[in-house]
Molecule: c-di-AMP riboswitch aptamer (ydaO/yuaA leader)
Organism: Thermoleophilaceae bacterium
RNA sequence: UUGCCGGCCACGCCGAAUCCGCGGCAACGCGGAGCGGGGGACCCAAUGUGGUGAGAGCCACGGGGCGAACCUCCUUCGAGGAGGCGCGCGAGCUCUUUCAGCGCGAGCCCGUCAGCUAACCCCGCAGGCGGACGAAAGAGAUGCC
Numbered sequence: 001u002u003g004c005c006g007g008c009c010a011c012g013c014c015g016a017a018u019c020c021g022c023g024g025c026a027a028c029g030c031g032g033a034g035c036g037g038g039g040g041a042c043c044c045a046a047u048g049u050g051g052u053g054a055g056a057g058c059c060a061c062g063g064g065g066c067g068a069a070c071c072u073c074c075u076u077c078g079a080g081g082a083g084g085c086g087c088g089c090g091a092g093c094u095c096u097u098u099c100a101g102c103g104c105g106a107g108c109c110c111g112u113c114a115g116c117u118a119a120c121c122c123c124g125c126a127g128g129c130g131g132a133c134g135a136a137a138g139a140g141a142u143g144c145c
Stems, first nucleotide, its partner, number of pairs: 011130004018033006034125006044115001048061005062113001063110004070084005085105005093140007
């Protein structure tokens, strides 16, 4: 000087997943605020496909939620590639926007049931990660003179 690994304190990122009060050694429990999600009227929307039957009907196929996590094509058919579209980072304190650059497009849940939806009702506040003095515009705040 450089690389790798680990720990601690700050700072920062994805995400709704934070703050306050009381109790508790703590884990955690209760409550509040704030953020987030679901159910739930009128009105509006919707009332499918196939088989069978003269018809009424009967049978089969389900449907939905959180989240950016979807669509199409190619393919050596492995999940690999491409396009479109969606999402995140892009740090002088906050917010909005553009560009270069770099990433993601997973996973989980309900259990035959739920369109929208005022009142009303119910639920969550987890988990995971990082090494960064790239270029601009606007608004605001703070500090200094």